This is a predicted structure of a 72-nucleotide RNA (transfer RNA) from Armatimonadetes bacterium DC.
Its Rfam family is "tRNA". It is annotated as a transfer RNA. Rfam's curators write: Transfer RNA (tRNA) molecules are approximately 80 nucleotides in length.
RNA sequence: GGGCCCGUAGCUCAACGGCAGAGCGGGCGGCUCAUAACCGCUUGGUUGCAGGUUCGAAUCCUGCCGGGCCCA
Repeated sequence: GGGCCCGUAGCUCAACGGCAGAGCGGGCGGCUCAUAACCGCUUGGUUGCAGGUUCGAAUCCUGCCGGGCCCA
């Protein structure tokens, strides 16, 4: 330098072009002599960035940024 894949909550990951979610984590409470476990409530987002297409984009297209693999 070229090709391919990935980027969504603090972490690991979902989401047919049509309401952005789960588990774990954080906070508060319950339970317990107490801790853990368990239960309830709650907290969570520039969907990497900038454009484009569309009535509507995390999703499709283009460029860029970052990471990984392969080729040279």
The coordinates come from a structure-prediction model, not an experiment, and the mean pLDDT is 83. Lineage of the source: Bacteria > Bacillati > Armatimonadota.